[in-house]
RNA sequence: GAUGAUAAAAGCCAAACUUGUCGCGAGGCAAAGACGGAAAGCUGCGGGUCUUUUGUUGAAGAUAGCCGGGUUGCAAUU
Numbered sequence: 001g002a003u004g005a006u007a008a009a010a011g012c013c014a015a016a017c018u019u020g021u022c023g024c025g026a027g028g029c030a031a032a033g034a035c036g037g038a039a040a041g042c043u044g045c046g047g048g049u050c051u052u053u054u055g056u057u058g059a060a061g062a063u064a065g066c067c068g069g070g071u072u073g074c075a076a077u078u
Base pairs, nucleotide, nucleotide: 004078005077012037013036018031019030020029021028022027035065041071042070043069045068046067047066048063049062050061051060052059053058
C1' cells in the first nucleotide's frame, strides 16, 4: 500500500408515521421521529418496480433504503 473478515470504542446515516412546502403524479425538500444500515456516501450505466400522456407503439419522469455496475471515503483488531 492492497484485499478479505470482524468483536469492541468513538461516531455517522435515517424507514414508517406526523407537520409544512413543491409537483398532474410517482415522489422531492425541511422539521420532528427511529425501522433499520456498514458505504442506507455519490452516480440513472444495465435490470426491476412505480407515475404521467397514449387505444397501443412510443415519449417524459420517479425510485440509489429493489438488484447489479462505476466511483470516493473513516476508525480499530487480525
Molecule: c-di-GMP-I riboswitch aptamer
Organism: uncultured Methylococcaceae bacterium